[in-house]
Model confidence (mean pLDDT): 82 of 100. Predicted 3D model of a 73-nucleotide RNA (transfer RNA) from a Pseudomonadota bacterium. Rfam family: tRNA. Rfam classes the family as a transfer RNA.

RNA sequence: GGAUCGGUAGCUCAACGGUCAGAGCGGGGCGCUCAUAACGCCUGGGUUGGGGGUUCGAAUCCCUCCCGAUCCA
Numbered sequence: 001g002g003a004u005c006g007g008u009a010g011c012u013c014a015a016c017g018g019u020c021a022g023a024g025c026g027g028g029g030c031g032c033u034c035a036u037a038a039c040g041c042c043u044g045g046g047u048u049g050g051g052g053g054u055u056c057g058a059a060u061c062c063c064u065c066c067c068g069a070u071c072c073a
Base pairs, nucleotide, nucleotide: 001072002071003070004069005068006067007066010025011024012023013022018056027043028042029041030040031039049065050064051063052062053061
């Protein structure tokens, strides 16, 4: 330098172009207990990597840039 895949919550990951972007773990609160753990209930947390375009509507499609992994040279 070229090709492919990926970037979404603190972490690991979902999400047909359309209702409010969700789950598990973790965090916070409460219950239970003499107490802790475990368990049960409730709950906060997101400019979907940046910018632009298409569309009535974009995490999703297109372009460009950035970052990571793998392969080729």

The RNAcentral record of the sequence draws on ENA.